[in-house]
Context: one part of a larger RNA
RNA sequence: UGACGAGGGCCCGCACAAGCAGCGGAGCAUGUGGUUUAAUUCGACGCAACGCGAAGAACCUUACCAAGGCUUGACAUCUACUUAAAGUCAUGGAAACAUGAUGUCUCUUCGGAGGAAGUAAGACAGGUGGUGCAUGGUUGUCGUCAGCUCGUGUCGUGAGAUGUUGGGUUAAGUCCCGCAACGAGCGCAACCCCUGUUGCCAGUUACCAGCACGUAAAGGUGGGGACUCUGGUAAGACUGCCGGGGACAACUCGGAGGAAGGUGGGGACGACGUCAAAUCAUCAUGCCCCUUAUGUCUUGGGCUACACACGUGCUACAAUGGCUGUAACAAAGGGAAGCGACCCCGUAAGGGGAAGCGGAUCUCAGAAAAGCAGUCUCAGUUCGGAUUGUGGGCUGCAACCCGCCCACAUGAAGUUGGAGUUGCUAGUAAUCGCGGAUCAGCAUGCCGCGGUGAAUACGUUCCCGGGCCUUGUACA
Numbered sequence: 001u002g003a004c005g006a007g008g009g010c011c012c013g014c015a016c017a018a019g020c021a022g023c024g025g026a027g028c029a030u031g032u033g034g035u036u037u038a039a040u041u042c043g044a045c046g047c048a049a050c051g052c053g054a055a056g057a058a059c060c061u062u063a064c065c066a067a068g069g070c071u072u073g074a075c076a077u078c079u080a081c082u083u084a085a086a087g088u089c090a091u092g093g094a095a096a097c098a099u100g101a102u103g104u105c106u107c108u109u110c111g112g113a114g115g116a117a118g119u120a121a122g123a124c125a126g127g128u129g130g131u132g133c134a135u136g137g138u139u140g141u142c143g144u145c146a147g148c149u150c151g152u153g154u155c156g157u158g159a160g161a162u163g164u165u166g167g168g169u170u171a172a173g174u175c176c177c178g179c180a181a182c183g184a185g186c187g188c189a190a191c192c193c194c195u196g197u198u199g200c201c202a203g204u205u206a207c208c209a210g211c212a213c214g215u216a217a218a219g220g221u222g223g224g225g226a227c228u229c230u231g232g233u234a235a236g237a238c239u240g241c242c243g244g245g246g247a248c249a250a251c252u253c254g255g256a257g258g259a260a261g262g263u264g265g266g267g268a269c270g271a272c273g274u275c276a277a278a279u280c281a282u283c284a285u286g287c288c289c290c291u292u293a294u295g296u297c298u299u300g301g302g303c304u305a306c307a308c309a310c311g312u313g314c315u316a317c318a319a320u321g322g323c324u325g326u327a328a329c330a331a332a333g334g335g336a337a338g339c340g341a342c343c344c345c346g347u348a349a350g351g352g353g354a355a356g357c358g359g360a361u362c363u364c365a366g367a368a369a370a371g372c373a374g375u376c377u378c379a380g381u382u383c384g385g386a387u388u389g390u391g392g393g394c395u396g397c398a399a400c401c402c403g404c405c406c407a408c409a410u411g412a413a414g415u416u417g418g419a420g421u422u423g424c425u426a427g428u429a430a431u432c433g434c435g436g437a438u439c440a441g442c443a444u445g446c447c448g449c450g451g452u453g454a455a456u457a458c459g460u461u462c463c464c465g466g467g468c469c470u471u472g473u474a475c476a
Base pairs, nucleotide, nucleotide: 001476002475003473004472005471007470008469009468010467011466012465013464015460016459019424020423021422022421023420026315027314028313029312030311031310032309033308034306035305042053043052064301065300066299067298068297069296070295073124077123078122079120080119081118082117083116087102088101089100090099091098092097105114106113107112126290127289129288130287131286135284136283137279138278139277140275142273147186148185149184150183151182152181153162154161155160166177167176168175192267193266194265195264197235198234199233200232201231202230203229207224208223211222212221213220238261241255242254243253244252245251317417321376322375323374324373325372326371333364334363335362338357339356342353343352344351345350383414388409389408390407391406392405393404394403430452431451432450433449434448435447436446
C1' cells in the first nucleotide's frame, strides 16, 4: 500500500421488511447429471453451467457408431500426357460406386489457344485431432457499482503519501465550501435512438368535417387538406419562477404554470481492472500429433436410450370457473419457389379452383381475455387433460426407430404442494391473446407486440452484495 475481520462509523441496492404471483408436490415439455449403449458426438459446471452454444438432430445437418468404399484425395495451386466433359439409359449394388451404351464445347491466322474432365508422379491438400495454462479476436462477471489514474509541486531516507481526505450535498469523485496543493485524463452526466405535448411543411395506398353523387351497407365515387394518421422539421423542461430550510453556497422541501418537474419513462452506451473465468467446435493462429488415416465418400443407426436425481418451463387441481351461443376493441411484424381473399367439397385437419399483392392499397388475420344470454351446483365433476386405440390430413425421395395436425373413443395423476426458495416498486407484477427469426415440415423455448391491470414500501435492527472513512492483523 492492499486484502481480510462474529472491529467501528456513514450510505446504497426488490438486500431485508411490507405486499402480490410463483417454484419445491402432480402430469407433460425441455436441458443436465447418472446409468445404459456399437454409438448414445463435443463444449458449458456456485453466483456468472443446466429451454446454455442449438434462430429449430427423420435423411442432410453430424462432428459419434456399424458396414461398404477411395488414397494427390470431397476442396486449392503447379507439371506432363490423354480426351471432350456433364447428363441420360441399362446391369450389379443398401448407396457410394463399377461396367456397358448413348452423348460430344468455344475461338482460330488451322500452328494452336481457352475453359472442362480423366490418368500419372510428386510438391502438397485435409483434420469439428490436442493444448483457451502458448495466443488474437469475441464474451460473461463484479457492475451502470462510482470509481481508476496521471503531470507538476509539496511531504517522507524509502515503500509511498498528498491531490481523491474533511464539512455539506447528489443517482453519481454530482456539485458547493474548506484545505500544500494546482491542474488534467479514463469513467458519471450530456450529445444518439424510441416514447409522452404542440406548431409548421407535405398528403397516397392513410383520413372524411363541410358540398355533391351513390349503396342493402360501405370514403364506394367526385372532391377536400379541416380532423385522425403517416414522416420530416422545429419548439418544449432549464430547479427557469414563487415561498420555506440551508453557510448569502451547493442543494433540498412545498407551490404555480405546464402534455410532461427536478435524470419525465425506456433503450443503446460497461472506466482501471478481477476471475491463468468461457471459447483452438464461429473465425484466425504458434507448437504438438494423424497422413491407404485422427483425411474423405456412402447406406443404416445414434445424438430421441431410462431404475433414478436436479434445473428451467407449460397445463392443471376449478364457480373471480368450465361449456354453448352471440352484434366489441389492438399493436408490432411477415409475404413471390411467397402471402393467399373469395367460391365449392370435407365434422375437422385439409383439399379443388382462383382474384389481388414485391404490398399504409392485397394477404397472413378470426385478436383473446372482456361484455351479453343460457347451462352446470361443488362432485375427482360438464374440473383436469396425461396415456392408449381406430380412422384420416400435411410436409417431404422417405415420418418404423423419430415429425406436426384433425376427428371419434379412452379418460391417468392432480383437491393448492415439507424443509426451503425465486421474481417484481407502475402501465410494473399478474393475466390475455398476436407476430417474427430459424424453418420443406416441426416451440410449452427465444425475441418482440399490444389488451386488461393491482397490492405494498413503517423502516434499515437483521440476511446477501456493494461504496467511502477509520481501526487491528501472525496474510500478500